About this RNA
The part of an RNA shown here (large-subunit ribosomal RNA, domain IV) has 316 nucleotides and comes from a metagenome. The prediction has a mean pLDDT of 88.
[in-house]
Context: one part of a larger RNA
C1' cells in the first nucleotide's frame, strides 16, 4: 500500500447515473390500524405499550409486594416503513456459462378444423400416437384473469360456396392426307367434336392476412370552425385513451411537489408516426419488475481516523 471485518465527534444522501453498499427494522403478547377493494383482501398496514429475578396468592391466563443492572426476546438467529405512476391479472417459466424481464405462459374469451377406418402427426409400407377418446371430444391459429367494450371497408391477398359460361392435359374421335405396294393391307400425320381439376367469372367472409383521405371557403374585433363546396377511396380511425415503453420539433404550455426538477405526477390535444382479442381504456391483489417522492437510518459523502486479522514489504 492492499484485502476482509469492527467502531466513529457534528452533520445525515451534501455521495452517486440511481441510497449502490451499509445502517435501520427484526421473536413473543397487549393496544391499534387508512385509501381503496373483485368483499377475500390491504395487514404483521401504518402507530404506540411490555419481556429479567425473587416472594404471596391462582387450577391457570395471571395478580399483588419485592429486588439487580448502562441494558431483561441482556449473546445468536429473526421485516425498514410510507406515498404516487408505467408494464404484465395472479402462483409459475426462461437466455446450463453476461439478460429473470413489460419476454413466454397461465385459466378465461374467440376463430377455423374434424362424424370416427375423424381431423392432424410419425412412417417407403405394415402399423402407430390421437384414443381404448366420440363435437360438453381432438388438432391448428390468434387473444391473454376480471369490469366495460371491440366501431367503418370484401377493392387487393387469402379461405368458404356457385349443376351456367370461358379457358385447358392425357385420353375418346376420326373429317381428310402422306409413305409403301399390281393389290389386299401395313404405316405415319391428322381438322370438326367430347374432355377433370386449376385459372377466369359470380358471391360470402375481417377476434381471416390487412386497410381506416386530401385542397379551399365561412360566424358583427380578432382567433377558430358547427357549416357549406370540391376531388379521390374498398372504406376513410367510431368509442375511449393521448408529449403516453409510441411526441421529431420539445426541456411542448399550464399546474404540483423542490430554494433551485431535461426526471416524476395532474391537465390540455398542434396523435412527426394511439385505436379497439396484431385488442382500447379501467382495475383490487401480486412483482429479486420498471420509474418518481417522503420519513427513519446510516462512514455513501463533507473528510477522514483507529483497531483486530491477512497479504505485500523488511531483517533474519
Nucleotide at each position: 500500500g492492499c484485502g476482509u471485518u469492527g467502531u466513529u465527534a457534528a452533520g445525515g444522501a451534501a455521495c452517486u447515473c440511481g441510497g449502490c453498499a451499509a445502517a435501520u427494522u427484526g421473536a413473543c403478547c397487549c393496544c391499534g390500524u387508512a385509501a381503496c377493494u373483485u368483499c377475500g383482501g390491504a395487514a404483521u398496514a401504518a402507530g404506540g405499550g411490555g419481556u429479567g429475578c425473587u416472594c404471596a396468592c391462582g387450577c391457570g391466563a395471571g395478580u399483588g409486594a419485592g429486588c439487580c443492572g448502562c441494558a431483561g426476546u441482556g449473546a445468536a438467529u429473526a421485516g425498514g416503513u410510507c406515498c404516487a405512476g408505467g408494464c404484465a391479472a395472479c402462483u409459475g417459466u426462461u437466455u446450463a456459462u453476461c439478460a429473470a424481464a413489460a419476454a413466454c405462459a397461465c385459466a378465461g374469451c374467440u376463430c377455423u378444423c374434424u362424424g370416427c377406418u375423424a381431423a392432424a402427426u410419425c412412417g417407403u409400407a405394415a402399423g402407430a400416437u390421437g384414443a381404448c377418446g366420440u363435437a360438453u371430444a381432438g388438432g391448428g391459429g390468434g387473444u391473454g384473469a376480471c369490469a366495460c367494450c371491440u366501431g367503418c371497408c370484401c377493392g387487393g391477398u387469402g379461405c368458404u360456396g356457385g349443376a351456367a359460361g370461358g379457358u385447358u392435359a392425357a385420353g375418346a374421335g376420326g373429317a381428310g392426307g402422306g409413305g409403301u405396294g399390281c393389290a389386299a393391307g401395313c404405316u405415319c400425320c391428322g381438322a370438326a367434336u367430347u374432355g377433370a381439376a386449376g385459372c377466369c367469372c359470380c358471391a360470402g367472409u375481417a377476434a381471416a392476412c390487412g386497410g381506416c383521405g386530401g385542397c379551399c371557403g365561412u360566424a358583427a374585433c380578432a382567433a377558430u370552425a358547427a357549416c357549406g363546396g370540391u376531388c379521390c377511396u374498398a372504406a376513410g380511425g367510431u368509442a375511449g385513451c393521448g408529449a403516453a415503453a409510441u411526441u421529431c420539433c420539445u426541456u411542448g404550455u399550464c399546474g404540483g411537489g423542490u430554494a433551485a426538477g431535461u426526471u416524476c405526477c395532474g391537465a390540455c390535444c398542434c396523435g412527426c408516426a394511439c385505436g379497439a382479442a396484431u385488442g382500447g381504456u379501467g382495475u383490487a391483489a401480486u412483482g429479486a419488475u420498471c420509474u418518481g417522492g417522503a420519513c427513519a437510518c446510516u462512514g455513501u459523502c463533507u473528510c477522514a481516523a483507529c483497531a483486530a486479522c491477512g497479504c505485500a514489504c523488511c531483517c533474519g